The prediction has a mean pLDDT of 85. A computed fold for a 1413-nucleotide RNA from an uncultured bacterium, annotated as small-subunit ribosomal RNA.

RNA sequence: AGAGUUUGAUCCUGGCUCAGAACGACCUUUGGCAGCGUGGAUUAGGCAUGCAAGUCGAACGGUAAGCGCCCGGUAGCAAUACUGGGCGCCUAGAGUGGCGGAAGGGCGAGGAGCGCGUGAGCGACCUGCCCCCGACGCGGACAUAACAGCCCGAAAGGGCCGCUAAAAUCCGGUGGCGAGACGGGAGGGCAUCCUCCCGUCUCCAAAGGCGGCGCAAGCCGCCCGUCGAGGAGGGGCUCGCGUACCAUCAGUCUGUUGGCGGGGUAACGGCCCACCAAGGCUAUGACGGUUAGCUGGUCUGAGAGGACGACCAGCCGCAUUGGGACUGAGACACUGCCCAAACUCCUACGGGAGGCUGCAGUCGAGGAUCAUUCGCAAUGGACGAAAGUCUGACGGUGCGACGCUGCGUGGAGGAUGAAGGCCCUCGGGUUGUAAACUCCUGUCAUGAGGGAAGAGGCGGAGGGCAUUAACGGCGCCCCGAGUUGACGGUACCUCAAGAGGAAGCCACGGCUAACUCUGUGCCAGCAGCCGCGGUAAUACAGAGGUGGCGAGCGUUGUUCGGAUUUACUGGGCGUAAAGGGCGCGUAGGCGGCGCUGCAAGCAGAGUGUGAAAUCGACGGGCCCAACCCGUCAAGUGCGCUCUGAACUGCAACGCUGGAGUGAGGGAUGGGAAGUCGGAAUGCUGGGUGUAGCGGUGAAAUGCGUUGAUAUCCAGCAGAACACCGGUGGCGAAGGCGGACUUCUGGAACUCUACUGACGCUGAGGCGCGAAAGUCGGGGGAGCAAACAGGAUUAGAUACCCUGGUAGUCCCGACCCUAAACGGUGUGCACUUGGGGUUGGCGGUUUUCACCCCCGCCAGUCCCGGAGCUAACGCGUUAAGUGCACCGCCUGGGGAGUACGGCCGCAAGGCUAAAACUCAAAGAAAUUGACGGGGGCCCGCACAAGCAGAGGGGCAUGUGGCUUAAUUCGAUGCAACGCGAAGAACCUUACCUGGAUUUGACAUCGUCGGCAAGGCCCUAUGAAAGUAGGGCGGAGGUUACCCGAUAGACAGGUGCUGCAUGGCUGUCGUCAGUUCGUGCCGUGAGGUGUUUGGUUAAGGCCACCAACGAACGCAACCCCUUUGACGUGUUGCCAGCGGGUAAUGCCGGGAACUCGCGUCACACUGCUAGUUUACGCUAGAGGAAGGUGGGGAUGACGUCAAGUCAGUAUGGCCCUUACAUCCAGGGCUGCACACGUGCUACAAUGGCAUGUACAGAGGGAUGCGAAACCGCAAGGUGGAGCGAAUCCCGCAGAGCAUGCCCCAGUUCGGAUUGGGGUCUGCAACCCGACCCCAUGAAGUCGGAUUUGCUAGUAACGGCGUAUCAGCUACGACGCCGUGAAUGCGUUCCCGGGCCUUGUACACACCGCCGGUCA
Repeated sequence: AGAGUUUGAUCCUGGCUCAGAACGACCUUUGGCAGCGUGGAUUAGGCAUGCAAGUCGAACGGUAAGCGCCCGGUAGCAAUACUGGGCGCCUAGAGUGGCGGAAGGGCGAGGAGCGCGUGAGCGACCUGCCCCCGACGCGGACAUAACAGCCCGAAAGGGCCGCUAAAAUCCGGUGGCGAGACGGGAGGGCAUCCUCCCGUCUCCAAAGGCGGCGCAAGCCGCCCGUCGAGGAGGGGCUCGCGUACCAUCAGUCUGUUGGCGGGGUAACGGCCCACCAAGGCUAUGACGGUUAGCUGGUCUGAGAGGACGACCAGCCGCAUUGGGACUGAGACACUGCCCAAACUCCUACGGGAGGCUGCAGUCGAGGAUCAUUCGCAAUGGACGAAAGUCUGACGGUGCGACGCUGCGUGGAGGAUGAAGGCCCUCGGGUUGUAAACUCCUGUCAUGAGGGAAGAGGCGGAGGGCAUUAACGGCGCCCCGAGUUGACGGUACCUCAAGAGGAAGCCACGGCUAACUCUGUGCCAGCAGCCGCGGUAAUACAGAGGUGGCGAGCGUUGUUCGGAUUUACUGGGCGUAAAGGGCGCGUAGGCGGCGCUGCAAGCAGAGUGUGAAAUCGACGGGCCCAACCCGUCAAGUGCGCUCUGAACUGCAACGCUGGAGUGAGGGAUGGGAAGUCGGAAUGCUGGGUGUAGCGGUGAAAUGCGUUGAUAUCCAGCAGAACACCGGUGGCGAAGGCGGACUUCUGGAACUCUACUGACGCUGAGGCGCGAAAGUCGGGGGAGCAAACAGGAUUAGAUACCCUGGUAGUCCCGACCCUAAACGGUGUGCACUUGGGGUUGGCGGUUUUCACCCCCGCCAGUCCCGGAGCUAACGCGUUAAGUGCACCGCCUGGGGAGUACGGCCGCAAGGCUAAAACUCAAAGAAAUUGACGGGGGCCCGCACAAGCAGAGGGGCAUGUGGCUUAAUUCGAUGCAACGCGAAGAACCUUACCUGGAUUUGACAUCGUCGGCAAGGCCCUAUGAAAGUAGGGCGGAGGUUACCCGAUAGACAGGUGCUGCAUGGCUGUCGUCAGUUCGUGCCGUGAGGUGUUUGGUUAAGGCCACCAACGAACGCAACCCCUUUGACGUGUUGCCAGCGGGUAAUGCCGGGAACUCGCGUCACACUGCUAGUUUACGCUAGAGGAAGGUGGGGAUGACGUCAAGUCAGUAUGGCCCUUACAUCCAGGGCUGCACACGUGCUACAAUGGCAUGUACAGAGGGAUGCGAAACCGCAAGGUGGAGCGAAUCCCGCAGAGCAUGCCCCAGUUCGGAUUGGGGUCUGCAACCCGACCCCAUGAAGUCGGAUUUGCUAGUAACGGCGUAUCAGCUACGACGCCGUGAAUGCGUUCCCGGGCCUUGUACACACCGCCGGUCA
């Protein structure tokens, strides 16, 4: 000191949350010792029991018991025992009396108050005990308790009678400097007055006790008493200032406010009373309500503050509740009295007793707080002369980790880095020097021994000093026998033994320090906020490890902090929450220049106070620390005195700059009243005129033959004022618009005569205040809520249409709101500029004047600098810089709502919460995406065409259904003739059944065999297999191989494509996607890549805060089209020669075709037009022309797209099975639906015969010729060929000729029957082909939809892979024949660029309001 959380990202606003510290704490878990603190916060609820206030015999009467002495009695020889009397000592209990029970101790109910704090005052007061001073203590009296007797009562208690004492009580005397009254004098002060002195009158005292000396009288000492004066300390009263929240409490008070007179008090006072007056308090918050003891201080905080007021200390209040007085120095009295009430207890029912908010303790309530302890040894208190007694104050101990502090649970060495655990890529890593082990130490605890301080006093005897006339006594000092400790045999010290007895808790996704494995599978659970968990969870649970703290650790609660998130220090209000709708103005706040005085504010100095404790500094004492002690500082405050430059204030005098007044001519939809006008609309009357009008996207309702609409004339009515008219004017705002008149407000400008601060703002208050609405009365043309009808629609209580009432208009009275907005309160001042416009004035010019131009003042609009702002933006009309004053804000929702109050006729308005709930809500800007937004541009995207699909039959794939199984995957485009370029067995993964278990396959050990391998045979079996037999034999005991056996392991088409690699599809062959540096922006980000032109293209050109670059585009590669050169067999054959029935058949040739290789060509190069350029258009030449055609080539990325079943691969799962082998079945099942194809429906055709022309491929387990057989499939056959040689292999459409004659046909071929062929171990499920026969649907296909822009579509055939064969009509290729159309870019789909809006960002298949369930 900050951090997390709103977003895809950013900046801001803003709330929520966390890290810190603290506590009289609580709870969970764990727990060794010691010191010091601390502990009923809740029911001021109720209380059993014990104790907490007594003491004094030196005040008094008296005295049980005890002891001593004396005198007796009885028993006894006596000691002695029992007993009676007297005296003395001592003393229990009770009593009279004195002092104390008003302190100490407890609690915080009440109380918002002079209660508390602080500072003053009392000229208005009291004060026992204590201290000092003065004086005095004379004489007398009769009562009463105790006691005794009697009586009443259950008890508590009481009554009657009789005695008695005092320092009890009373009377008398004396008496003052005391009190009161009156008179006089002096001094002083603060209003009433105060102090002192004198005189007169009146009034008021007392008590004794003990001791010493002495024969005694008496003297002395101590204590005590009385009066008076003072002190100290304590108390009472008064005042200034400070002291919680609510205004949804705004008025309140009748002893109330004051006076006169009295009463009362220690004392002032309506404190109380009588009378008189009518006042007192209040927005500076009265009155009322709620809450609360206040303070020193405590906690927190950088501070200012905020919260709190336990312990300790000061004050106050209280003592079951309420009231009252008595006594007393002091009380209205915690353990006193009286009365009332509630409660509890006793009771003989008549009556009584009690008060733990003292210390312990108990019950209750509660999340929660201790012993019914020891001692008066210390400190303090009461009494006493003292000894001493009493003291739950206090000192100790106990219990509680409740807090603070200290100590320990060991130290050093110790690596094969042991074992075990955990992880692992299996190599290892980690736990970890940790342990073991070795050597040590001995704190604490344990045992034994020693053993404090805290104690000063008290005190027999003795000595000294002082006092005294003297002794004595009192006082002081010295010595001093003896004696006093609860804690406690404790602290502390010594010894002994042994590492021996002593570690946990929380966390580990981010914030926040600390990571892996397993389990779980949106379950169980976690969570302070954000958020984790749906099969690989560092977030759940466990474990290992790690981090933090440590006798504790976490949780919970509360307070402050962080939070500048109430902002005094230290915030804001254009759009985030927030400027009052506007003005006038009261209180208040603030206020120009000069001079003089005062000194209230303010400042300085001095002084008093600010209790102690606490906090701070320094020092000291317990071993240290906590804790304790001492000294100092501080205590920012209040009072008093002195001084003071400026400033503020107050008082006085002046000034003119602020403000106002005056004069002048202009401007003006400012306001009010009245009068007038034209256009339009509607209605009425009349004329002309005929079938429609009107209305809409299209219609209909409506109006019209009773004559509408249209048109002409006349009249009536109400409302509003076109053009001018303008980011022009006026007004405070709302608002104001035809013209004229009257009344009236304000502002600006010019002149500068007057007043002399008269000013600014403005809580309350008063007034104004659009529209709608309300009341009463008028008015009503048009318009038009409601309402009605017609449309639209799924519906349409809407939008559109036809009507239409309140209302809109006027007068009067209310209402009082608004996006009443510049979303910007008012006033003043200051701070670079440019442009427009309105009003006034001046200058220039002019003969004068206007206009133009220049300038000043005032208003208004645009742009923009500095500055400000989160940004957008504002910017002399500030949102800049300052001052003054007011209003308002403090997360979103609930809610501008409820309740209350005020206002209103009502509608409603103003004021204005809370519960509950959320982790956000929000502002601005950014990048995308999207839009039934815009602009530009592409694409067989549409359009224009051609051929199809969708209807039929069949093939094939898919869904669905079925099934033992119909294995699995692919699912919009981008799954569906897809994986599959070949399912009868095999394939095969599925099903049924039969088998095997180190396995069908890989690596390793041991043992055995000599062969192994191969071939053959027997039994059984469906086969696999199982059981057994035979033949043969290389090499030379190692290996290989086989068999047996053990375990490591094999194996899995089991799961997860959402754990992955790789590969692929798609947008899309679309033209895009980025980077470096620079620049701009707080930032996300932008720029570059935008703009203009052009292009197929982010291809190119131009410009430009950009300049370059990369991946894409293009080009480079392949095929094709032309040519040249080289080469010339298996290919070719022009010329020459030979030959055949015929053929490059032969010699030969190297021209042509062709094959192969190399090269050339095309580049907008040339011409013309156009262009700044790039380029475009047209043309020439050319085989080819503007990327010539085709292919390969697919940017950054998107779809958690597809594939774990092609392979690879993490994790999970199975292991006599989810592995492996075998037989059979299934993948081919069929009410149905869809996709892709083939074939058709026919004459551009079908059939038959004849006849012509390809390319690219394949061939040895192969292609297979000729020839022969078969109608054919095919068979026999085997030439040739590893192929430019031979074979597959006759291409077909086409062309020629003939038939068919529009029909379910000579179209169409499904289906079915029969007969065959071929492949194969095997064609039943379930192959293909051939022949004969059969001859189905179908006559061109609804909505809708696909492909294609040229050698393309369409039509036609041919080949190949897979393959034994084949369901291929599929796929991949090849050639032949060979079109039509394109105006164009409005629309549909997809895409690119720019721009705009956005509340979307999973991004419009989004988000989201309402309603219904």